């Protein structure tokens, strides 16, 4: 320098002006209410103005897991269903995290893994292939033993051909074919025998464990798939802040009471009385459920920051400090200036290469490369809280540190 791997951090900074949302304080106004003879004072609510304060994220996202909280359900036990599944630890909990084991990938830093059981049972395995599982025999090898035929031989027997039979080494198919390599062995072969490797079982050692390792032993179980059903073990009630709670208008139902139907309730004529008119039946009051609407739940919490301690770590403990949106069709923004970052253009020191001159030092020319400087128009990602929290996943700009591989140079 190039290509990578792993962690951590940031999410432009400052200022001015103008806005938005929500608390706090003050003044004023309006309304309600209490006290007071009154003037007025107190409290509550709303509004205006002024002052001062706070105001999105690492993912606020997807709503995929796990919880808090709330309501409903629930004697106990079981079935069904769903999810998870190596070991140890962490946590309120988790399907999350940390540390290990094993397996797989990478030259490596490192990464990935739903990683129990396939002799409990049922079923499946495309194409190809003889055969896809109580293994099988297409090509092939052998044909020892047995038998038939032919030839030779007095015979024993030999040679040739065939059959019965033996075999699974070799070839071929496939993702996968019943251990692998080698030696021996055999008619040919074969764990048939042996050595090493693999596998199973037993034991020792190390480890909490998963497991590792060593020794012995058995010629040796048997393919794949459980993200097919299933078996084993463990866990699990449902709905969600539009949860839930409180206050509560108009209208129409419901309940109770009162008044009234010619001895006239009630209504209209702007408040009252008289009066006039309407009115042949309903009207008024209270109670209850409940809708609109309002209040609450609502943000102090498995909380944040710093330090120390325990731990490899996840995390936990202790001490100190802080309060950090709480809106509800939904605020958290805009403009300008300065600076920083990115890329762009121009200038450009030391340095390096080449050419020319020169004895040399050096000088001149030219190219590369660039510390740094200047300039003005630009660029700056993904994205927006909605009860809260812990995770996962997805989207996305940049910076720093550590590490690995390769190449070159010193």
């Nucleotide at each position: 320098g190039c290509a990578g791997c792993g962690a951590g951090c940031c999410a432009g900074a400052c200022g001015a002006c103008c806005g938005c949302u929500c608390g706090c304080c003050g003044u004023c106004g309006c309304g309600g209410u209490g006290c007071g003879c009154a003037a007025g004072c107190g409290c509550c609510g709303c509004g205006a103005c002024g002052g001062g304060g706070a105001g999105a994220g690492g993912a606020a996202a997807g709503u995929c897991c796990g919880a808090a909280c709330u309501c409903c359900g629930c004697a106990g036990g079981g079935c069904a269903g769903u999810g998870c599944g190596c070991c140890g630890g962490g946590u309120a909990a988790c399907g999350c995290c940390c540390g290990g084991u094993c397996a797989g990938g990478g030259u490596g830093a490192c990464c990935u893994g739903a990683a129990g059981g396939a002799c409990a049972g049922u079923g499946g395995c495309a194409c190809a292939g003889a055969a896809a599982a109580c293994a099988c025999a297409c090509a092939g090898c052998u044909g020892a033993c047995g038998u038939c035929c032919g030839c030779g031989g007095c015979a024993a027997c030999g040679c040739g051909g065939g059959c019965a039979a033996g075999c699974a080494a070799u070839g071929g198919u496939g993702a996968a074919a019943a251990g692998g390599u080698g030696c021996g062995g055999u008619a040919a072969g074969a764990g048939c025998g042996c050595a090493c490797c693999g596998c199973g079982c037993c034991g020792g050692u190390g480890g909490c464990a998963a497991c590792a390792u060593c020794g012995g032993u058995g010629g040796c179980a048997g393919g794949c798939a459980a993200a097919a059903c299933c078996c084993c073990g463990c866990a699990c009630g449902g709905a969600g802040c539009a949860a839930g709670g409180c206050c509560a208008a108009a209208u129409a139902g419901g309940g109770a009471g009162g008044c009234g139907u010619u001895c006239g309730a009630g209504g209209a004529c702007g408040g009252c009385c008289c009066g006039u008119c309407c009115g042949a039946a309903g009207c008024c009051u209270c109670c209850g459920g409940g809708u609109a609407g309002g209040c609450u739940g609502c943000u102090c919490g498995a909380u944040c920051c710093c330090g120390c301690c325990a731990g490899c770590a996840a995390u936990g403990g202790c001490g100190g400090g802080g309060c950090u949106a709480g809106a509800g069709g939904a605020a958290u923004g805009g403009u300008c200036g300065u600076c920083g970052c990115c890329g762009c253009g121009c200038c450009g020191a030391g340095g390096c290469g080449c050419c020319g001159c020169g004895c040399a030092a050096g000088c001149g020319g030219u190219g590369c490369g660039g510390a740094g400087g200047c300039g003005g128009a630009g660029g700056a990602a993904c994205a927006g809280a909605a009860u809260u929290c812990g995770g996962c996943u997805u989207a996305c700009g940049g910076c720093u540190c550590g590490c690995u591989g390769c190449a070159a140079c010193g």
This is a predicted structure of a 410-nucleotide RNA (Bacterial RNase P class A) from a Betaproteobacteria bacterium. The coordinates come from a structure-prediction model, not an experiment, and the mean pLDDT is 77. It is recorded under the gene name rnpB. Of the family's consensus pairs, 95% are formed in the model. NCBI's taxonomy places the organism under Bacteria, Pseudomonadati, Pseudomonadota, Betaproteobacteria.